[in-house]
Predicted 3D model of RNase P RNA and transfer RNA as a complex of 443 nucleotides.
RNA sequence: GGAGUCGGCCAGACAGUCGCUGUCCGCUUCGGCGGAGGGAGGAAAGUCCGGGCUCCACAGGGCAGGGUGCCAGGUAACCCCUGGGGGACGCGAGUCCACGGAAAGUGCCACAGAAAACAUACCGCCUCGGGUUCGCAAGAACCUUGGGGUAAGGGUGAAAAGGUGCGGUAAGAGCGCACCGCGCUUCCGGUAACGGAAGUGGCAGGGAAAACCCCACCCGGAGCAAGACCAAAUAGGGGAGCAUUGGGUUCGUCCCAGCGUGUGGCCCGCACGGCUCCCGGGUAGGUCGCUCGAGGCGUGCGGUGACGCACGUCCCAGAGGAAUGACUGUCCACGACAGAACCCGGCUUAUCGGCCGACUCCACCU
RNA sequence: CCGCGUUUAGCGCAGUCUGGUAGCGCAUCUGCUUUGGGAGCAGAGGGUCGGGGGUUCGAAUCCCUCAACGCGGACCA
Numbered sequence: 001g002g003a004g005u006c007g008g009c010c011a012g013a014c015a016g017u018c019g020c021u022g023u024c025c026g027c028u029u030c031g032g033c034g035g036a037g038g039g040a041g042g043a044a045a046g047u048c049c050g051g052g053c054u055c056c057a058c059a060g061g062g063c064a065g066g067g068u069g070c071c072a073g074g075u076a077a078c079c080c081c082u083g084g085g086g087g088a089c090g091c092g093a094g095u096c097c098a099c100g101g102a103a104a105g106u107g108c109c110a111c112a113g114a115a116a117a118c119a120u121a122c123c124g125c126c127u128c129g130g131g132u133u134c135g136c137a138a139g140a141a142c143c144u145u146g147g148g149g150u151a152a153g154g155g156u157g158a159a160a161a162g163g164u165g166c167g168g169u170a171a172g173a174g175c176g177c178a179c180c181g182c183g184c185u186u187c188c189g190g191u192a193a194c195g196g197a198a199g200u201g202g203c204a205g206g207g208a209a210a211a212c213c214c215c216a217c218c219c220g221g222a223g224c225a226a227g228a229c230c231a232a233a234u235a236g237g238g239g240a241g242c243a244u245u246g247g248g249u250u251c252g253u254c255c256c257a258g259c260g261u262g263u264g265g266c267c268c269g270c271a272c273g274g275c276u277c278c279c280g281g282g283u284a285g286g287u288c289g290c291u292c293g294a295g296g297c298g299u300g301c302g303g304u305g306a307c308g309c310a311c312g313u314c315c316c317a318g319a320g321g322a323a324u325g326a327c328u329g330u331c332c333a334c335g336a337c338a339g340a341a342c343c344c345g346g347c348u349u350a351u352c353g354g355c356c357g358a359c360u361c362c363a364c365c366u
Numbered sequence: 367c368c369g370c371g372u373u374u375a376g377c378g379c380a381g382u383c384u385g386g387u388a389g390c391g392c393a394u395c396u397g398c399u400u401u402g403g404g405a406g407c408a409g410a411g412g413g414u415c416g417g418g419g420g421u422u423c424g425a426a427u428c429c430c431u432c433a434a435c436g437c438g439g440a441c442c443a
Base pairs, nucleotide, nucleotide: 001362002361003360004359005358006357007356008355009354010353012331013330014329015328016327017326018325020039021038023036024035025034026033027032041337045348046347048346049345050344051343052342053223054222055221056220060268061267062266063265065219066218067217068216069215070084071083072082073081074080085099086097087096088095089094100214101213105212106211108207109206122154123153124150125149126148127147128146129144130143131142132141133140134139162180163179164178165177166176167175181203182201183200184199185198186197187196188195189194227288228287229286230285237279238278239277240276241275242274245257246256247255248254259273260272261271262270281442282441283440295314296313297312298311299310300309301308302307332335367439368438369437370436371435372434373433376392377391378390379389386423394410395409396408397407398406416432417431418430419429420428
């Protein structure tokens, strides 16, 4: 100098004028006025996960259902993060991985193919039998709707029952041997996943669990239109359906059973005693929930790290048809994606560009 | 804001659970029939299965992600 990898940060800047919307203070003729100070994001998004909060029982037992899936840790929790193991890719820094089990069971593998999983013999190879020809004979060559051996070779397929080589054999074959792969045992290292070494078995045996399933662990449901309070209004209406039952009794509207309801499926349990649907009617106002929080920033300490602890410091939108804008001037790199609605932690997706740090490879110079 | 569903030919829908040639009706086109049209009969064409990625030999179907469209949800009584 070039090419690249990973992590973090910013998201036009400054000044002026006019608005919009909350908070606090002061004044007020209660209509407002003045002053101070605050006013979108890294994704506020998708709603894909996890939690807080609220109600149903401070969410309890079982079944069903759902989720996660190498190991260890972090966390309020996680389909998240960190570190490690294994595999794949890259020269490398690094990146990616739904990464438990197919020697529990059931099912599937279209077409093709002999056979798609209790293995199997279509062609081929070998052998036996039979036949034909030749030959004095021994035998040789050829043929085959027959019996058998064989998984080396061909062919089919995405996939065909370890791979390569040597030996061996009638032909072959883990049949034997060497190396590789696989399983099992022991030892060593490691918290573990796992790795290494030695021995041993000729070898369990195809794929797929993002098929059912098995194993281990986790999960109750609903959602701020949750929920609480105040106020106002009516035809406080009509109809249909279910239940209003049975037993006991010390008489207490008490007990047991049954029925119904209590937001997702069922049973138990718990609480309550009416419930469901249709037609019609009324109000659609206010307050709380609402933003101080697993909060931000700084320093120190512990930890490889995610993160934790201690101290100091700061208050940083809270609306309700819904504020956060417009104009002017200067400058530059000419400004992307995009707008809070109960709140957090993640993931994913969208995004003009810019800055910083760490590291790798290549070329050259010293 | 919260919850749920759908996406397959021009239109309306099956097929997705349990992966193996993408179907039905209407519409379109061609021919027959008719003087001509309609109806009828016979035949034909037309598909990124919303987009992307993954699992699998193989995906409309299973999984992940993105997009578009639609539906429901106030209180009293």
It holds a member of the Rfam family "Bacterial RNase P class A". Gene Ontology terms of the family: ribonuclease P activity, tRNA processing and dimeric ribonuclease P complex. From the family's description: Ribonuclease P (RNase P) is a ubiquitous endoribonuclease, found in archaea, bacteria and eukarya as well as chloroplasts and mitochondria.
The prediction has a mean pLDDT of 79.